RNAcentral holds the sequence, with entries from ENA. Predicted 3D model of a 74-nucleotide RNA (transfer RNA) from a Paludibacteraceae bacterium. Its mean pLDDT, the model's own confidence on a scale to 100, is 81. Its Rfam family is "tRNA". Rfam describes the family as follows. Transfer RNA (tRNA) molecules are approximately 80 nucleotides in length. Rfam classes the family as a transfer RNA.
RNA sequence: GGGACAUUAGCUCAGUUGGUCAGAGCAUUCGGCUCAUAACCGAACGGUCUUAGGUUCGAGUCCUAAAUGUCCCA
Numbered sequence: 001g002g003g004a005c006a007u008u009a010g011c012u013c014a015g016u017u018g019g020u021c022a023g024a025g026c027a028u029u030c031g032g033c034u035c036a037u038a039a040c041c042g043a044a045c046g047g048u049c050u051u052a053g054g055u056u057c058g059a060g061u062c063c064u065a066a067a068u069g070u071c072c073c074a
Base pairs, nucleotide, nucleotide: 001073002072003071004070005069006068007067010026011025012024013023019057028044029043030042031041032040050066051065052064053063054062
């Protein structure tokens, strides 16, 4: 210098062909259960979908550029 992939909740991830859906598990908090703790059950909390533009009636999803990380080539 060139290229591929990834980026969504505190963590690990899903998200269908662009449409009324922003989710799951773990963690945290509260409650139940128990003599008590763990386990188990229920609920709550938690998001500028990496950033900036573009397309569209409508973007987590499509296009362009940038950032960070991993890897490959030179």